c-di-GMP-I riboswitch aptamer from Paenibacillus lutimineralis, 92 nucleotides, folded computationally.
The sequence is in RNAcentral, with records from Rfam.
The prediction has a mean pLDDT of 84.
It matches the Rfam family "c-di-GMP-I riboswitch aptamer". Rfam's curators write: GEMM was predicted in a large-scale screen for bacterial structured RNA regulatory elements.
The model forms 95% of the base pairs in the Rfam consensus.
Taxonomically the source falls in Paenibacillus (Bacteria, Bacillota, Bacilli, Caryophanales).
RNA sequence: AAUCGAUCAAGGCAAACUCUUCGAAAGAAGGGGACGCAAAGCUAUAGGGGCUUCGUGAGGAUGAUUCCUUCACAUGCCAGCCAGUUGCCGAU
Numbered sequence: 001a002a003u004c005g006a007u008c009a010a011g012g013c014a015a016a017c018u019c020u021u022c023g024a025a026a027g028a029a030g031g032g033g034a035c036g037c038a039a040a041g042c043u044a045u046a047g048g049g050g051c052u053u054c055g056u057g058a059g060g061a062u063g064a065u066u067c068c069u070u071c072a073c074a075u076g077c078c079a080g081c082c083a084g085u086u087g088c089c090g091a092u
Stems, first nucleotide, its partner, number of pairs: 002092004012037002017032006035080001041085003047082002049078003055073006
């Protein structure tokens, strides 16, 4: 340096669910809690993919319209989907 994670040390993170708060939602932060994780560290316009639609645009409905309803769109999110990047211990 590369590949790998059977074993060892120090240890780390924390899914579902639940409580509080924020948010239109997706989701996020904090407490409890552990399903799992060798990067479950970091990076979200400037890789792919996924989620959501306050709002905007178009359509439907209506006498008309705030409302209702369908479709499209991210500027809102997700890295515990892949990816990029940095890195502990051990083995070869």